[in-house]
RNA sequence: AAAGUUGUACUACCGGCCGCCGGCGCAAGCUGGAGGAAAGUCCGGACUCCACAGAGCGGGAGGCUGGCUAACAGCCAGGAGAGGCGACUCUACGGAAAGUGCAACAGAAAGAUACCGCCCGGCAUGACCGGGUGACGGUGAAAUGGCGAGGUAAGGGCUCACCGGGGGCAUGGCGACAUGUUCCGCACGGCAAACCCCCUCCGGAGCAAGGUCAAAUAGGGAUGCUUCCGCUUCGGCGGAAAAGGGUGGCUCGCCCGAGGCGUCCGGGUUGACCGCAUGAGGCGGCAGGCAACUGCCGUCCCAGAUGAAUGGCCGGUCUCGACAGAAUCCGGCUUAUGUGCAACUUUCCCC
RNA sequence: GCGCCCGUAGCUCAAUUGGAUAGAGCAUCUGACUACGGAUCAGAAGGCUGGGGGUUCGAAUCUUCCCGGGCGCG
Numbered sequence: 001a002a003a004g005u006u007g008u009a010c011u012a013c014c015g016g017c018c019g020c021c022g023g024c025g026c027a028a029g030c031u032g033g034a035g036g037a038a039a040g041u042c043c044g045g046a047c048u049c050c051a052c053a054g055a056g057c058g059g060g061a062g063g064c065u066g067g068c069u070a071a072c073a074g075c076c077a078g079g080a081g082a083g084g085c086g087a088c089u090c091u092a093c094g095g096a097a098a099g100u101g102c103a104a105c106a107g108a109a110a111g112a113u114a115c116c117g118c119c120c121g122g123c124a125u126g127a128c129c130g131g132g133u134g135a136c137g138g139u140g141a142a143a144u145g146g147c148g149a150g151g152u153a154a155g156g157g158c159u160c161a162c163c164g165g166g167g168g169c170a171u172g173g174c175g176a177c178a179u180g181u182u183c184c185g186c187a188c189g190g191c192a193a194a195c196c197c198c199c200u201c202c203g204g205a206g207c208a209a210g211g212u213c214a215a216a217u218a219g220g221g222a223u224g225c226u227u228c229c230g231c232u233u234c235g236g237c238g239g240a241a242a243a244g245g246g247u248g249g250c251u252c253g254c255c256c257g258a259g260g261c262g263u264c265c266g267g268g269u270u271g272a273c274c275g276c277a278u279g280a281g282g283c284g285g286c287a288g289g290c291a292a293c294u295g296c297c298g299u300c301c302c303a304g305a306u307g308a309a310u311g312g313c314c315g316g317u318c319u320c321g322a323c324a325g326a327a328u329c330c331g332g333c334u335u336a337u338g339u340g341c342a343a344c345u346u347u348c349c350c351c
Numbered sequence: 352g353c354g355c356c357c358g359u360a361g362c363u364c365a366a367u368u369g370g371a372u373a374g375a376g377c378a379u380c381u382g383a384c385u386a387c388g389g390a391u392c393a394g395a396a397g398g399c400u401g402g403g404g405g406u407u408c409g410a411a412u413c414u415u416c417c418c419g420g421g422c423g424c425g
Stems, first nucleotide, its partner, number of pairs: 001347010012317007020033005035323001039334002042332005047206004054252004059202005064078005079093001080091004094197002099195002101191002115137001117133006123126001145163002148160003164186001165184008210274004220265007227240005244256004281300008318321001352424007361377004370408001379395005401417005
């Protein structure tokens, strides 16, 4: 210098004037006002209502180990495998001896098969018949562990060495696993992002959740009695039945309970208010931990609308400014996107 | 705020559930027929299946992340 890898920081800055939304204030005025992704709505929670959330079936999600966390499909630290010369990165990483299924074309054969071969035997000596073999050739994405030697009629884990695989034991590790040793010639291959099996987790809905307030009328709501059984001190008490409805996949379970009469109340939409921003919160320090993270102390309050605010003008500086704008709130992931810095790797050149 | 579906040639649709080279009709172009045009006949071109990655021997099909479009409910 070029090409890369990883991590981290910030989202042009300063001043003035005029506005917009919220808070405080009698007023003057003071004060707060978008993001790292506010986005996609892909996961996980908080919160609220439905039984303080039940059972079974079905369905969905996850799937190496240990840890963190409110929880997670997230994060941290590792193992194994894969990619890269390397820095480093990636992994939907349980099970194929539970079962079912799939594998086009080619090929003899894609799980039970023999085309060309090789070998043995026969006699009708052949483009023959019977048998052995599955190593060679060829096909394919994939061919029954690989390669070599011995052995054999020819061959074959048939036998042996090495490599691969499986089982046991020992050691190290919480564990995934690693290392060593010993045994087994090898039991049958691939696909589970095919059905499926195993293990773990998941109730449903969503702030238009949900709640409060308000004049009048209809609909309506609450409560008691009324039906049956038992007890009774006759005041009542306890239990049961019931069409239908709710529990938003189904069944159970649970909850409400038809009609009539009496008493009491006054509902819903629009509207106003709450929910609604003090929170698994930010910053700093100390301590524990490799880390994610946690504990303690100090300090700060930092948008809150409901036609929905965060803008405009002027002056100055620079490298002339990307993607983009809250709507219940948090923790993640993913996607879009500008600039700076640091560390490291490879190659080349110079000293 | 929830839930669901779709994307294949210029247009409208197929593709036997993963198997080759993705097919039809209309439209376009060329030729024939005609004096010319239409109709008709013959032939041709046109697709990286919305985009990127992954699984698989093999992807329009399975899966994941984006992009675009549409529908339903409150």